A computed fold for an 88-nucleotide RNA, annotated as c-di-GMP-I riboswitch aptamer. Its mean pLDDT, the model's own confidence on a scale to 100, is 87.

RNA sequence: ACACGAUAAGGGCAAACCCAGCCGAAAGAUGGGGACGCAAAGCUACGGGUCUAAGGUUCAGCGGAACUAUGACAGCCGGGUUACCGAA
Numbered sequence: 001a002c003a004c005g006a007u008a009a010g011g012g013c014a015a016a017c018c019c020a021g022c023c024g025a026a027a028g029a030u031g032g033g034g035a036c037g038c039a040a041a042g043c044u045a046c047g048g049g050u051c052u053a054a055g056g057u058u059c060a061g062c063g064g065a066a067c068u069a070u071g072a073c074a075g076c077c078g079g080g081u082u083a084c085c086g087a088a
Base pairs, nucleotide, nucleotide: 004086005085012038013037017033018032019031020030023028036075042081043080044079046078047077048076049073050072051071055068056067057066058065059064
């Protein structure tokens, strides 16, 4: 230095759920509580995937339906990138 990851040390993050008088059309995000888990559960939408459909398009015809990301998810899987500690 690379790989690896312990019943080590010091720390870190925070699912579900609850609350909000906050943002959003929604998905979702944010803040507070919470703790299922996580060695990158740090960052990045590059590839795949998933969610939503405001706007748009088409159909319908006054009930609406289908498609669509320019909106999201990094705690779905890869890729890229940065990083603490040091037993085997």